Background
The prediction has a mean pLDDT of 82. A computed fold for a 594-nucleotide part of an RNA from a Pseudomonadota bacterium, annotated as large-subunit ribosomal RNA, domain I. Rfam family: Bacterial large subunit ribosomal RNA. Gene Ontology terms of the family: ribosome and structural constituent of ribosome.

Context: one part of a larger RNA
C1' cells in the first nucleotide's frame, strides 16, 4: 500500500414522534372607517432583549355575570415584593381609558417630525410656557353676501347632512393585449381571457312579454340545474367556436308610475274689471277672474284592449259634520264606530314591547380491585362493574371503570341574531251597458351610411346596442313570428321597483380524512415574510426530537482552556445537553498479502 476483521471516530440516512400544515363539508359571519379605519412608529414591566397583550389610566382600569383556590403572559429560571375564601390570577358581556404616524382632515413635511390660528384654563411680576376644544376638501340642502353690469348671476360667508380610506373571492360596468392553437402566416384562436379604472352587495345582476310557440282547447316574470347536445348552426367550411325551442328539478310574488281629467291648492307670465265664491232663487261679499306653463293632491296602469270624459242601470255596513246666510238639491270633501284585509322584503313609511329561541362564559355526569413481572401498570393472570357513555386525549409499556372528556341532561346579570304576537302604521263599495271625442312613455320606434354585440366571421341576417344623417303614427294605432310580402298567431316598445331558488371565503365554529410528517406539509411546526440579497420594485433561507421525572453529573484528580478519569443520578449516560445514529470518507489494532 491493497484485503479483511474490530474498535472508535465523522456524518445525518433511516425508524418512531408532531406542536405545524393541506384539503373535505357543514353552520355562522360577510365588513371596518372622521365616535378617527386597516396597517404601523414609538412607549409601557421592580429588575426586560425578543414574542404577547396594552397605550401616559400603558402584560393594564371600571362594572355586571361565570368560577372557586391558588396567582403575578411566554422565551425562562431567577431574586426582590405583593394580590387571595372581604373571592385573587382566570373566562365571557358592556363600559372608560386609547401617545404619535396613517384616508389622516389646522398649514407644512425626507410616514411616525416641525410650525401655527382661535375660544378657555393652568402658571409668570410680565412675555416666554403648559393643558382641553376646535380649524382640510368635496358634494347636496337651506341661508346670508354680492362684481365687471340694470334685473341677475359669478364670487364669497355660515349652517345641517354625507362622503373620502381599507379589505380573500363572489357581482356589474368601463377600457382591454399577448404569447399561443391554426403543425407557418394576415381573417380566425387564445379571449372579452389577463391586466387597468370605476361602482355596491352580502349576495350581485335578471324579472313580471312590444316573450315563446305553431295550426293546439298551447305555456305564461327572472334565476340556476340536469337533458335536449357537441345536435341545429356558425367557421381561412381550417384550427376552432357552439347555441335555442322543448322536457325533467329547485325555488315561487307580484307591483308602482308617466299620460288624458278634476282642484271652490299653491306659483309664475300674460290677460282683464261684473265675473268669481257646488247648483236653482233670494241675500251677502267685494275683484278673490280668466288663458298658458309648472309644482302638488286625487284619477289612472291594462292587450277577451286599458282608463278619461260623458249618459244610464245595479249594488254600498251604521252615524256624523263642513261650504258666507236662508230654503230646495244633488255631488264632493273629512270625520267616529263595526267588520274585513295588508305591512317592517318591492307593492308607503317607520317604530316600540312581550315571548320563545339561538349565540357570546359556564355546569352536572355512571363504574376495579389484588396477585406477578417490570424503574414505571394501561401489560399479564383472577376475580368484579357501567354504559343513551367501547369518539378522543394524556397519565412512567397498550386504560369503558386514574384524568380531561365523551353519550345524555342543564346554564345568562349584560350585548346580540332569528321568529312569532301585540301596540303601531296603512287600506276598503264593486260592477255591467251605450255613445262619441280625448289620453296610452319622441329626437322615440323606424330608415340609410359605419361598427360593435347576439353560437351565427355580411351572409338571405332577423332580434339587440349606437357614432353620423334622415325621421312617423296612438288602437282602423304599433311590435314581433330569423330577408322581403300576405293570411293567420302572439305580444303592447320607448318609465321604475322586487324576496327565495344561485356565486364565493378572507374571517370565527364544528366534523372528517386509503391528506403530508421536518429535502414532506404552507416560504414559515423553532425569533418567518425573520436573517439575509437588492437604490428600488422585490427576491427570500436554513433551522423540531436528553430522560418518565432534570433527578441536566455534588465532591475529588489531570488540564491554561476545550476535553476527560474517578464519584453520584438514572431502567439506560455508547440517554450528558452535538443526547434514534445507516453509508461514502477517517483512524487504531490485529491477522494476512506484494
Nucleotide at each position: 500500500g491493497g484485503c479483511a476483521u474490530a474498535c472508535a471516530g465523522u456524518g445525518g440516512a433511516u425508524g418512531c414522534c408532531u406542536u405545524g400544515g393541506c384539503a373535505u363539508a357543514g353552520g355562522u359571519a360577510g365588513g371596518c372607517g372622521a365616535u378617527g379605519a386597516a396597517g404601523g412608529a414609538c412607549g409601557u414591566g421592580g429588575c426586560u432583549g425578543g414574542c404577547u397583550g396594552c397605550g401616559a389610566u400603558a402584560a393594564g382600569c371600571u362594572u355586571c355575570g361565570g368560577g372557586g383556590a391558588g396567582u403575578c403572559g411566554u422565551u425562562a429560571a431567577g431574586c426582590a415584593g405583593a394580590c387571595u375564601u372581604a373571592g385573587a390570577u382566570c373566562c365571557g358581556g358592556a363600559g372608560a381609558u386609547u401617545u404619535c404616524c396613517g384616508a389622516a382632515u389646522g398649514g407644512g413635511g425626507c410616514a411616525a417630525c416641525c410650525c401655527g390660528g382661535c375660544a378657555g384654563a393652568g402658571g409668570u411680576a410680565a412675555u416666554g410656557c403648559u393643558c382641553u376644544g376646535u380649524c382640510a376638501u368635496u358634494g347636496u340642502c337651506a341661508g346670508a353676501u354680492g362684481a365687471a353690469u340694470a334685473u341677475a348671476u359669478a364670487u364669497u360667508c355660515u349652517g345641517a347632512c354625507a362622503a373620502g380610506g381599507u379589505g380573500a373571492a363572489c357581482c356589474c360596468g368601463g377600457g382591454g393585449a399577448a404569447c399561443u392553437g391554426a403543425a407557418a402566416c394576415a381573417u380566425c384562436u387564445a379571449a372579452g381571457u389577463a391586466c387597468c379604472c370605476g361602482g355596491a352587495g352580502g349576495a350581485a345582476g335578471a324579472g313580471a312579454a312590444a316573450a315563446c310557440a305553431a295550426a293546439a282547447u298551447g305555456u305564461g316574470a327572472u334565476u340556476u340545474c340536469c337533458c335536449a347536445a357537441g345536435u341545429a348552426g356558425u367557421g381561412g367550411u381550417g384550427a376552432g367556436c357552439g347555441a335555442a325551442c322543448g322536457g325533467g328539478a329547485a325555488a315561487a310574488a307580484g307591483c308602482c308610475u308617466a299620460a288624458a281629467c278634476c282642484a271652490g291648492a299653491c306659483c309664475a307670465u300674460g290677460u282683464g274689471u261684473a265675473a268669481a265664491c257646488c247648483u236653482g232663487c233670494a241675500c251677502g261679499c267685494g275683484u278673490u277672474g280668466c288663458a298658458u306653463g309648472g309644482u302638488u293632491g286625487g284619477g289612472g296602469u291594462u292587450g277577451u284592449g286599458g282608463g278619461a270624459a260623458u249618459a244610464g242601470c245595479c249594488u254600498u255596513g251604521c252615524u256624523c259634520u263642513c261650504a258666507g246666510u236662508g230654503c230646495a238639491g244633488a255631488c264632493g270633501a273629512g270625520g267616529g264606530c263595526g267588520a274585513g284585509a295588508a305591512g317592517u322584503u318591492a307593492c308607503a313609511a317607520a317604530a316600540u314591547u312581550u315571548u320563545a329561541u339561538c349565540u357570546u362564559a359556564g355546569c352536572a355526569g355512571a363504574a376495579u380491585a389484588a396477585a406477578u413481572u417490570c424503574g414505571a401498570a394501561u401489560a399479564c393472570u383472577u376475580a368484579a362493574c357501567c354504559a343513551u357513555a367501547g369518539a378522543g386525549g394524556g397519565u412512567g409499556a397498550u386504560a369503558g371503570u386514574c384524568u380531561c372528556g365523551u353519550a345524555u341532561g342543564c346554564g345568562a346579570a349584560a350585548a346580540g341574531g332569528u321568529a312569532a304576537a301585540a301596540u303601531c302604521u296603512u287600506c276598503u263599495u264593486g260592477g255591467c251597458u251605450g255613445u262619441u271625442u280625448c289620453c296610452c312613455a319622441a329626437g322615440u320606434a323606424c330608415c340609410a351610411c359605419g361598427g360593435a354585440g347576439c353560437a351565427c366571421g355580411u351572409g338571405a341576417a332577423a332580434u339587440u346596442c349606437u357614432g353620423u344623417g334622415g325621421g312617423a303614427a296612438u288602437c282602423u294605432g304599433g311590435g314581433a313570428g330569423g330577408a322581403c310580402c300576405a293570411u293567420c298567431u302572439c305580444c303592447u316598445a320607448a318609465g321604475g321597483c322586487u324576496a327565495a331558488a344561485u356565486a364565493c371565503u378572507a374571517a370565527c365554529c364544528u366534523a372528517u380524512g386509503a391528506c403530508c410528517g421536518a429535502u414532506a406539509g404552507u416560504g414559515a411546526a423553532c425569533u418567518a415574510g425573520u436573517a439575509c440579497c437588492g437604490u428600488g420594485a422585490g427576491g427570500g433561507a436554513a433551522a423540531g426530537g436528553u430522560g418518565a421525572a432534570a433527578a441536566g453529573u455534588a465532591c475529588c484528580c489531570c488540564u491554561a482552556a476545550c476535553g476527560g478519569g474517578g464519584a453520584g443520578u438514572g431502567a439506560a449516560a455508547u440517554a450528558g445537553a452535538a443526547c434514534u445514529g445507516a453509508a461514502a470518507c477517517u483512524g487504531u489494532a490485529u491477522g494476512u498479502c506484494u